[in-house]
Context: one part of a larger RNA
């Protein structure tokens, strides 16, 4: 911009397109059929793997430079103590959310239709025979469906429901944000509010703060005290900020 006759919000149909499609071993049927024996099935039922793929983070772990602790050197806060800066996050031990796999869960199936090779039925040309010439049937990991995803620019531009008639329905900008994101877009919110921050509580992490007391010459230990501190997680709470405002929006329809 279009969607031939209004504008808008939500929910959809599916023309068409894409994805997936793999396979082993074991048990059973059954040491059966078959076979002199050696050996050893079809068909059917069940279990468990490999590779591949998708989603997710409960578990196992990785990361986690804005969390906690230990520790070396040096500088600083006048000194002690307690802290801060720098040194690859100084080094080291752990680690929430998120992200991730080596972790967890799930997938390939079943089924239907038309067929290929192939196998058949009936059957003439050609009194026989013949799967083929008319006709009919069986038949594949393949084809078309079935499963998952996209999808009306499918210009054949579809459908349903609801809302609005003049500054109206609705939308955009601005604004608060986001497991959305390069920007844009998308999604949620905008006081009739839990959108973000703060605050309160919880979960969870670290691992026992400072100060004080006691014991020891002291390093240090114990007690106060599962302490202190704490990011992204969960629940709540209008304290702060989403204020105020601007703009777009139907000559043809009922």
């Nucleotide at each position: 911009c279009g969607u031939u006759a209004g504008g808008a919000a939500a929910c959809u149909u599916g023309a068409g397109g894409g994805g997936a499609g793999c396979u082993g071993u074991c048990c059973u049927u059954a040491g059966u059929a078959c076979g002199a024996g050696a050996g050893g099935a079809c068909c059917g039922g069940g279990a468990u793997g490999g590779a591949c793929g998708a989603a997710c983070c409960u578990c196992u772990g990785g990361u986690g430079u804005g969390c906690c602790g230990g520790u070396u050197g040096u500088c600083c806060u006048g000194c002690c103590a307690a802290g801060g800066g720098c040194a690859u996050g100084g080094c080291c031990g752990g680690g929430u959310a998120g992200c991730c796999a080596a972790g967890u869960u799930c997938g390939g199936u079943a089924u239907u239709g038309a067929u290929a090779a192939a196998c058949u039925c009936u059957g003439a040309a050609a009194g026989c025979a013949u799967c083929u010439a008319a006709g009919a049937g069986u038949g594949a990991a393949g084809c078309a469906a079935a499963c998952c995803c996209c999808a009306a620019g499918a210009u054949u531009a579809g459908g349903u429901u609801u809302c609005c008639c003049a500054a109206u329905a609705g939308g955009u900008c601005u604004c608060c944000a986001g497991a959305a994101g390069a920007c844009u877009a998308c999604u949620g919110g905008u006081u009739u509010g839990a959108u973000a921050g703060g605050c309160g509580g919880g979960a969870g992490g670290u691992g026992g703060a400072a100060g004080g007391a006691u014991a020891g010459c002291g390093a240090u230990a114990u007690c106060u005290g599962c302490a202190g501190c704490c990011a992204a997680c969960c629940c709540g709470u209008a304290c702060u900020a989403a204020u105020a405002g601007a703009c777009c929006g139907a000559u043809u329809g009922g």

Model confidence (mean pLDDT): 85 of 100. Predicted 3D model of a 254-nucleotide part of an RNA (large-subunit ribosomal RNA, domain VI) from Candidatus Liberimonas magnetica. The organism belongs to Candidatus Liberimonas, within Bacteria. Its Rfam family is "Bacterial large subunit ribosomal RNA". Rfam links the family to the GO terms ribosome and structural constituent of ribosome.